This is a predicted structure of a 72-nucleotide RNA (transfer RNA) from a Minisyncoccota bacterium. Taxonomically the source falls in Minisyncoccota (Bacteria, Bacillati). The same sequence occurs in records of 2 taxa. The coordinates come from a structure-prediction model, not an experiment, and the mean pLDDT is 81.

RNA sequence: GGGCCUGUAGUUUCAAUGGUAAAACAUCGGUCUCCAAAACCGAGGUUCCGCGUUCGACUCGCGGCGGGCCCG
Numbered sequence: 001g002g003g004c005c006u007g008u009a010g011u012u013u014c015a016a017u018g019g020u021a022a023a024a025c026a027u028c029g030g031u032c033u034c035c036a037a038a039a040c041c042g043a044g045g046u047u048c049c050g051c052g053u054u055c056g057a058c059u060c061g062c063g064g065c066g067g068g069c070c071c072g
Base pairs, nucleotide, nucleotide: 001071002070003069004068005067006066007065010025011024012023013022019055027043028042029041030040031039048064049063050062051061052060
């Protein structure tokens, strides 16, 4: 330098053939308890960035950035 794969919540990982983004764990609050843990109930939090296509984009296109692999 070239090619391929990949990027979603603090972490791991689903997702609607394009139609208001979700689970588990974690965090926070509550119930319970003498206290704590466990258990149960509830809450907040997320699509790497920009542009484009579209009525509508995590999803499609282009560029960039980060990570991984291969070739030279």